This is a predicted structure of a 73-nucleotide RNA (transfer RNA) from a Thermoplasmata archaeon. Its mean pLDDT, the model's own confidence on a scale to 100, is 83. Rfam family: tRNA. It is annotated as a transfer RNA.

RNA sequence: GGGCUGGUAGAUCAGUUGGAAGAUCGCCGGUUUUGCAAACCGGAGGCCUCGGGUUCAAAUCCCGACCAGUCCA
Numbered sequence: 001g002g003g004c005u006g007g008u009a010g011a012u013c014a015g016u017u018g019g020a021a022g023a024u025c026g027c028c029g030g031u032u033u034u035g036c037a038a039a040c041c042g043g044a045g046g047c048c049u050c051g052g053g054u055u056c057a058a059a060u061c062c063c064g065a066c067c068a069g070u071c072c073a
Stems, first nucleotide, its partner, number of pairs: 001072007010025004019056001027043005049065005
């Protein structure tokens, strides 16, 4: 330099045909316990990497850029 895959919550990852952004763990609060853990209940937490385009409507489709992984040179 080129090809491919990926970028979504603090972490690991889903997200169907373009139509209300989710799960698990973690975090916070409550119940329980002498206390901790576990369990149960509730809650907070998101510019969906960035810019542009298409569309009534984009995490999702198209173009470009950046970053990470991998392969080739």